Small-subunit ribosomal RNA, 3' major domain from a metagenome, 461 nucleotides, folded computationally. The full RNA is in RNAcentral, with records from SILVA. Its Rfam family is "Bacterial small subunit ribosomal RNA".
Context: one part of a larger RNA
RNA sequence: UGACGGGGGCCCGCACAAGCAGCGGAGCGUGUGGUUUAAUUCGAGGCUACACGAAGAACCUUACCUGGGUUUGACAUACAAGUAGUAGUGAAGCGAAAGCGGAACGACCUUCGGGAGCUUGAACAGGUGCUGCAUGGCUGUCGUCAGCUCGUGCCGUGAGGUGUUCGGUUAAGUCCGCAAACGAGCGCAACCCUCGGCGUUAGUUACAAGUGUCUAACGCAACUGCCCGUGAGAAACGGGAGGAAGGUGGGGAUGACGUCAAGUCAGCAUGGCCUUUAUAUCCAGGGCUACACACACGCUACAAUGGGCGGUACAACGGGUCGCGAAGCCGCGAGGUGGAGCCAAUCCAUAAAGCCGUUCGUAGUUCGGAUUGCAGGCUGCAACUCGCCUGCAUGAAGUCGGAGUUGCUAGUAACCGCAGGUCAGCUAUACUGCGGUGAAUACGUUCCCGGGCCUUGUACA
Numbered sequence: 001u002g003a004c005g006g007g008g009g010c011c012c013g014c015a016c017a018a019g020c021a022g023c024g025g026a027g028c029g030u031g032u033g034g035u036u037u038a039a040u041u042c043g044a045g046g047c048u049a050c051a052c053g054a055a056g057a058a059c060c061u062u063a064c065c066u067g068g069g070u071u072u073g074a075c076a077u078a079c080a081a082g083u084a085g086u087a088g089u090g091a092a093g094c095g096a097a098a099g100c101g102g103a104a105c106g107a108c109c110u111u112c113g114g115g116a117g118c119u120u121g122a123a124c125a126g127g128u129g130c131u132g133c134a135u136g137g138c139u140g141u142c143g144u145c146a147g148c149u150c151g152u153g154c155c156g157u158g159a160g161g162u163g164u165u166c167g168g169u170u171a172a173g174u175c176c177g178c179a180a181a182c183g184a185g186c187g188c189a190a191c192c193c194u195c196g197g198c199g200u201u202a203g204u205u206a207c208a209a210g211u212g213u214c215u216a217a218c219g220c221a222a223c224u225g226c227c228c229g230u231g232a233g234a235a236a237c238g239g240g241a242g243g244a245a246g247g248u249g250g251g252g253a254u255g256a257c258g259u260c261a262a263g264u265c266a267g268c269a270u271g272g273c274c275u276u277u278a279u280a281u282c283c284a285g286g287g288c289u290a291c292a293c294a295c296a297c298g299c300u301a302c303a304a305u306g307g308g309c310g311g312u313a314c315a316a317c318g319g320g321u322c323g324c325g326a327a328g329c330c331g332c333g334a335g336g337u338g339g340a341g342c343c344a345a346u347c348c349a350u351a352a353a354g355c356c357g358u359u360c361g362u363a364g365u366u367c368g369g370a371u372u373g374c375a376g377g378c379u380g381c382a383a384c385u386c387g388c389c390u391g392c393a394u395g396a397a398g399u400c401g402g403a404g405u406u407g408c409u410a411g412u413a414a415c416c417g418c419a420g421g422u423c424a425g426c427u428a429u430a431c432u433g434c435g436g437u438g439a440a441u442a443c444g445u446u447c448c449c450g451g452g453c454c455u456u457g458u459a460c461a
Stems, first nucleotide, its partner, number of pairs: 001461002003458003007455007015445002019408005026300008034291002042053002064286007073124001077123001079121005088105002093100002108115002126275002129273003135269002137264003140260001142258001147186006153162003166177003192252004197220007206211002223246001226240005302401001306360007319348002323342002328337003367398001372393007414437007
């Protein structure tokens, strides 16, 4: 000087407390461990791995296994030699395909040397092989915590200190005051985007047909600016007025010096090592989907604030031409047919909870929907391993969950649906967004966890 303390002081954070909804019990989905397997490819491992890489494993993907092929190779550059029915197209045949095979057809440029191509050879290619403890880049975490430093000066033999401590104050090393310090940098804040108010302009496709709900471009608006009190004639704090909005207005983007030899050689790049008829490469089939079990994240429930049936109302984000696909017709339905309209404020295009009425009457039920059988539909070369959806039948566990544990402070939690990416299709209940309905509670900081500043002890560095 740090680090640490079941030392002290001050102060924060959904950290506790106060509340609301959950998880832990059940069934199922997904991930992981374990086990199994020819293979169940690999990585991630307290917080910071476990719906994570994967924004989508039937083939492909695919890296794994079995089997069958190829060996200058699926791909690149350059060298040497050879090559005229050459390059290219490629029938029969073998085969699961890849591949082998080779009938037949049959080229281009040229300065006529050749080139391009092909074959052979030799350089080399290739490697999702190893090392993230050789690395770049990127990322997680402490933490959006308020810190981390520098120049000069001063103090100290020196390591170093001071500044950055102290008194106030703040979300903040934010600001004020004091002060051997005076300044400065990276952070904080602001500048950026978005939501909320008003105005101007423009009005296509919106609608009431000439209007501006709306759309989208520009501008204004909030600064402790004004008033009162407290405070040190400070910074600031408490209250008030006006205002759509008030003290950082809500949300986002933005992550200092560094820590964890944190993560990633499998996104990419890259040193070294290893491999080269194989650890490369092509193909078929299988596997990544196994199943006594254990954990993690979720979905659906256990019902009457509910389930069923009928009627009826109101969104926003976003996507669409190899696409979205209306009306009509067929089908109980998934869907089929059809093809209007739409390169989209125009068309696709109906939100659900809600409201009104009715039924059920506390039951393993008109709750719950797992599981299984049959019959169908769709995508796709192909749904056996291993897809989704529909109808009929079947109707399991489950009556609110032990110890323990998670999220959330307001348009939040909770409940409700909608859209998108990936994508032929989908195992999405995931993720990323969007709107609708819309709470309860916070006395307080003793305690648990994490953090900041000062101080103290130390046999630790």

Model confidence (mean pLDDT): 82 of 100.